[in-house]
Context: one part of a larger RNA
RNA sequence: UGACGGGGGAGCGCACAACCGGUGGAGCAUGUGGUUUAAUUCGAUACAAAGCGAAAAACCUUACCCAGACUUGACAUCUACCUAUGUUCUCUGGAAACAGAUGAUCUUAGUGGUAUGACAGGUGAUGCAUGGCUGUCGUCAGCUCGUGUCGUGAGACGUCCUCUUAAGUGAGGUAACGAGCGCAACCCUUGUCCUGUGUUAUAUUUGUCACAGGAGACUGCCCUACUUAUAGUGGGGAGGAAGGAGAGGAUGACGUCAAGUCAGCAUGUCCCUUACGUCUGGGGCUACACACAUCCUACAAUGGAAUGGACAACAGGUAGCAAAGCCGCAAGGCCAAGCCAAUCCCUAAACCAUUUCUCAGUUCGGAUUGAGGGCUGCAACCCGCCCUCAUGAAGUCGGAAUCGGUAGUAAUCGCAAAUCAGCAGGUUGCGGUGAAUACGUUCUCGCUCCU
Numbered sequence: 001u002g003a004c005g006g007g008g009g010a011g012c013g014c015a016c017a018a019c020c021g022g023u024g025g026a027g028c029a030u031g032u033g034g035u036u037u038a039a040u041u042c043g044a045u046a047c048a049a050a051g052c053g054a055a056a057a058a059c060c061u062u063a064c065c066c067a068g069a070c071u072u073g074a075c076a077u078c079u080a081c082c083u084a085u086g087u088u089c090u091c092u093g094g095a096a097a098c099a100g101a102u103g104a105u106c107u108u109a110g111u112g113g114u115a116u117g118a119c120a121g122g123u124g125a126u127g128c129a130u131g132g133c134u135g136u137c138g139u140c141a142g143c144u145c146g147u148g149u150c151g152u153g154a155g156a157c158g159u160c161c162u163c164u165u166a167a168g169u170g171a172g173g174u175a176a177c178g179a180g181c182g183c184a185a186c187c188c189u190u191g192u193c194c195u196g197u198g199u200u201a202u203a204u205u206u207g208u209c210a211c212a213g214g215a216g217a218c219u220g221c222c223c224u225a226c227u228u229a230u231a232g233u234g235g236g237g238a239g240g241a242a243g244g245a246g247a248g249g250a251u252g253a254c255g256u257c258a259a260g261u262c263a264g265c266a267u268g269u270c271c272c273u274u275a276c277g278u279c280u281g282g283g284g285c286u287a288c289a290c291a292c293a294u295c296c297u298a299c300a301a302u303g304g305a306a307u308g309g310a311c312a313a314c315a316g317g318u319a320g321c322a323a324a325g326c327c328g329c330a331a332g333g334c335c336a337a338g339c340c341a342a343u344c345c346c347u348a349a350a351c352c353a354u355u356u357c358u359c360a361g362u363u364c365g366g367a368u369u370g371a372g373g374g375c376u377g378c379a380a381c382c383c384g385c386c387c388u389c390a391u392g393a394a395g396u397c398g399g400a401a402u403c404g405g406u407a408g409u410a411a412u413c414g415c416a417a418a419u420c421a422g423c424a425g426g427u428u429g430c431g432g433u434g435a436a437u438a439c440g441u442u443c444u445c446g447c448u449c450c451u
């Protein structure tokens, strides 16, 4: 000078408290550990790993294993030579890669083959050699510098004290005076109004609506209390769509953890070079006594089932979205209008009304299994999704413990998108319905400042 203290003081945060709903018990999904395995590829491991990298493992992906092949190589540049060797089709062997044979068509920019090495190649090692990127403390209010002053010096002051703030935010004091990175503001979305433009929106006006540009909020005004007060805080009022940062987002200081990543990429060094490189077929990443994490579905009557009726938003669509009609119990199929889309398509569920079930392992719950179908795709055995019929398991609200949430939030309800041939219980968004509670800061956890 820091850090720490079951030292003190001040303050903050869904940190506790108050309230609501969960996890921990059940079944299943996904990830991880462990075990198993020829292989179950690799990484991530307290918070800050574990629905994480992976916004999609049948083949491919794929890095792993078994088997079969290749060796200037799947990919790049250079050298020498060969010529039509090239492309597409056919035949033989083969699981394919590949090897061999045979003619035909098209072409001369180039392409291919052979040989030699220089080289290629490596998801091999090292994140404790690195760049870049990221997590975290933490959107916490801090971290510093110049000049000056004090101190022998390390250093200190400034950055402290009082009040105040979400804030090192501001005001007053003061050996300090200034400044920088942070804070705030500038940016985006949203709530109100105005102006302009209206296609494809609106039955029509043009009010909604869409797009573009502006205005608006500043404790600015008034009253009052606390203050020495100008800084500000509490209460009330006017005006206003909105009132004291209106709400949300993006934005992450100096640094910490030799934090994470050599498998996104780049890269030093080391290692492999007829193999640790490359191609192909099959298998594996999907195993299963068990343990953990994150979801989903439930245990029912605030409910289940049936019939009828209503209302969104964000988005997406030509190798696509697909209406209407017909067939099928259905998944789906046939035919096919429209749409390169404010034009056409994709579009809700909870909700409301009526009927039924009457508290039961049930008309709850849907796991598991059998059978029959549908779709995608060369191909659904290992190993996809969906439909119908049958089957109908555990489960009657969950121990110790533990998590999220302060408002359009929690809870609850569905929808869309990315990935994608196909496949969401995940993720990222979107809208519908829409609460309860906060006395307070003693305690738990974390953090800031002074001592």
Base pairs, nucleotide, nucleotide: 007451008450009449010448011447012446013445015441016440019405020404021403022402023401026297027296029294030293031292032291033290034288035287042053043052064283065282066281067280068279069278070277073119077118078117079115080114081113082112086106088104089103090101091100092099093098121272122271124270125269126268130266131265132261133260134259135257137255142181143180144179145178146177147176148157149156150155160173161172162171163170187249188248189247190246192215193214194213195212196211197210198209218243221237222236223235224234225233226232299398303357304356305355306354307353308352309351316345317344320339321338325334326333327332364395369390370389371388372387373386374385375384411433412432413431414430415429416428417427
Molecule: small-subunit ribosomal RNA, 3' major domain
Organism: uncultured bacterium